Glycine riboswitch aptamer from a Chromatiales bacterium, 105 nucleotides, folded computationally. Its Rfam family is "Glycine riboswitch aptamer". Gene Ontology term of the family: glycine biosynthetic process.
RNA sequence: UUAUGUUCUGUGGGAGAGAUUUUUCAUAAGUAAGCACUUACUAUGUGAAACGCCGAAGGCGCAACCCGCUCGGAAACGCUCAGGCAAAAGGACCGCAGGAUAAAA
Numbered sequence: 001u002u003a004u005g006u007u008c009u010g011u012g013g014g015a016g017a018g019a020u021u022u023u024u025c026a027u028a029a030g031u032a033a034g035c036a037c038u039u040a041c042u043a044u045g046u047g048a049a050a051c052g053c054c055g056a057a058g059g060c061g062c063a064a065c066c067c068g069c070u071c072g073g074a075a076a077c078g079c080u081c082a083g084g085c086a087a088a089a090g091g092a093c094c095g096c097a098g099g100a101u102a103a104a105a
Stems, first nucleotide, its partner, number of pairs: 001105002004102010018051001020050004025045003029042005052085003058081001059079003065073002
């Protein structure tokens, strides 16, 4: 210096499945009742429960395969613990730019 592996940062892309039902509490406004306090309904947020569902954070399992071969690594497959089921966010993974690092030529 070159291409490659790993990793970090920035950036672009990035799927699936309930804006489900019941209910607690909180908030704000409207409507109705009411002199008022207040009550009921609607909306949003939040916690709990129930049923249905999704797989691409993480986790667990199988093992084609890789390997210094009793060790170790190993999928986007399987499970669905966790997570998720409007948008947003998140998101395995992929592209681009830059940095660090490893071994090789």
Source information: The source organism's lineage runs through Bacteria, Pseudomonadati, Pseudomonadota, Gammaproteobacteria and Chromatiales. The prediction has a mean pLDDT of 76.